A computed fold for an 86-nucleotide RNA from a Candidatus Melainabacteria bacterium, annotated as transfer RNA.
C1' cells in the first nucleotide's frame, strides 16, 4: 500500500431519515426488616437555570435534506484479510 467490518453514557446496547440513550447491569435515595441480604418504588449522558424550561452530545470535519446515529465525502481509531518484506 488496497478491501472488509466496527466506533452511540460508567457498562452491554436499542431506534436504522420522523422526540437519541427504550430495556438491562452498574450507581444513587427510599419502602420493607432488629441489621442486613433478596424484593419493590423513584432518579440515574453533558451544561445554564430557584424553577418552569432551554442548550449540546452516535469517533473527528464537511455535505445532502424540512428533519442524519442512520444517507454522501474526507479523515481518524481499532479490528480481520490480501498484497510488499532485498
Nucleotide at each position: 500500500g488496497c478491501c472488509g467490518c466496527u466506533g452511540u453514557g460508567g457498562c452491554g446496547a436499542a431506534a436504522u431519515g420522523g422526540c437519541a440513550a427504550a430495556c438491562g447491569c452498574a450507581g444513587u435515595u427510599g419502602a420493607c426488616u432488629c441489621a442486613a441480604a433478596a424484593u419493590c418504588a423513584g432518579c440515574c449522558g453533558g451544561g445554564a437555570g430557584c424553577a418552569a424550561u432551554c442548550c449540546c452530545u452516535u469517533g473527528u470535519c464537511g455535505g445532502u435534506u424540512c428533519a442524519a446515529g442512520u444517507c454522501c465525502g474526507a479523515c481518524c481509531a481499532g479490528c480481520g484479510g490480501c498484497a510488499c518484506c532485498a
The coordinates come from a structure-prediction model, not an experiment, and the mean pLDDT is 80. The source organism's lineage runs through Bacteria, Bacillati and Candidatus Melainabacteria. The sequence was found in a public genome assembly. It matches the Rfam family "tRNA". The family's RNA type in Rfam is transfer RNA. The family has 954 seed sequences and 5,335,975 matches in Rfam 15.1.